[in-house]
Context: one part of a larger RNA
């Protein structure tokens, strides 16, 4: 390489946008490039296969003949594909009513707790732990009232709930923005799927510059426990967390599950929509398509489990594995202020 494969065994890229490239609806018509086919030309000899001779036999040797493939010329078919013209509405898209959302951004205002600070009241502990200690308090702690101030995160409602590509989103209010559903059926008319490159988003943590700095808290510093401890327990305590502007490019970035489309039993919850039923209204009961969970029937699977939110039945792109460990190392390259990240070997070994 054929082929087999990615949910737990190697292996779905963090998500998305989108180029080239591949695929690609439903009628009809052109043509004949793909296709399919006749004739026909070449596909040296030997070798292979067949047939038949010849060396006693065989190996070997001699003689005719063929398949099948490949390729050229030529005639010919019109089903698929491609190509040309026309047109359709069912994929897609727009327009028009609606409609939930913690979807983004910028602003503003809230209270609760914490802590610090100032004042009153008091008058010896308080705090910590298995015990205790360092450390704090007669220079007045701690306790309890009242004034201020600062930061930082938003109890309850809340959910297997919502929205958002994904990372990620929750205190109230305004500004401004992007998607979504879901009804009519008004317009276009294949306009679409996925995508190598390459583009944008991307938690924490680190870094760069400047601002904040309550609580927490890596390092550190005591104090303990230990035979000892660079830990676990305690007191303290810097960077960090937050905010601006930038770098960075990573996760068990997980559903460990790539997108899209199509078809295939059922029950049962729960969101937002239509609609009908029902009511003075809600509540009820039903349906339709869209989310989100649970049990399960084919069927799948090595079991585990999945199972109309596929891991089942097919189709179409793309990514990605091929015994361990060597190793995500070395070396080149390419990004990055550095940390590093990104592509990524072989040798000797089992």
């Nucleotide at each position: 390489u054929u082929g087999g494969g990615u949910g737990u065994a190697a292996a779905g890229c963090g998500u998305c946008u989108g180029u080239a490239g591949g695929u690609g609806g439903c009628u009809u018509u052109u043509c004949a490039a793909g296709u399919c086919u006749g004739c026909u030309g070449u596909c040296a000899a030997a070798u292979c296969c067949c047939a038949g001779g010849g060396c006693u036999c065989a190996a070997c040797c001699c003689u005719a003949g063929a398949c099948a493939a490949g390729u050229g010329g030529u005639g010919g078919a019109a089903a698929c594909u491609a190509c040309c013209a026309a047109g359709c509405u069912g994929g897609a898209g727009u327009a028009c009513a609606g409609u939930a959302g913690g979807g983004g951004u910028a602003g503003a205002g809230g209270g609760a707790a914490u802590u610090u600070c100032c004042g009153g009241u008091g008058g010896a502990g308080a705090a910590a732990u298995g015990a205790a200690a360092u450390g704090c308090g007669u220079u007045g702690a701690g306790a309890u009232c009242g004034a201020a101030a600062a930061u930082a995160a938003c109890a309850c409602c809340a959910a297997u709930g919502a929205a958002g590509a994904a990372a990620g989103c929750a205190c109230u209010u305004u500004g401004u923005u992007g998607g979504g559903c879901c009804a009519a059926c008004a317009c276009u008319g294949a306009c679409a799927c996925u995508a190598a490159g390459a583009g944008a988003c991307a938690a924490a943590a680190u870094c760069u510059a400047g601002g904040g700095g309550a609580g927490c808290a890596a390092a550190u510093g005591g104090g303990a426990u230990u035979a000892g401890c660079u830990a676990c327990c305690c007191c303290a305590a810097u960077a960090u967390u937050c905010c601006u502007a930038g770098c960075u490019g990573u996760a068990a970035a997980c559903g460990a599950u790539g997108u899209a489309u199509a078809c295939u039993a059922a029950g049962u919850g729960u969101u937002g929509u239509g609609u009908g039923u029902a009511u003075c209204g809600a509540a009820u009961c039903g349906c339709a398509a869209a989310g989100u969970g649970c049990u399960g029937u084919a069927g799948c699977u090595a079991a585990c489990a999945c199972g109309u939110u596929a891991a089942g039945u097919a189709u179409c792109c793309c990514a990605c594995c091929u015994g361990g460990g060597g190793a995500g190392u070395a070396u080149g390259u390419u990004c990055g202020c550095a940390a590093g990240a990104a592509u990524g070997a072989a040798a000797a070994u089992c």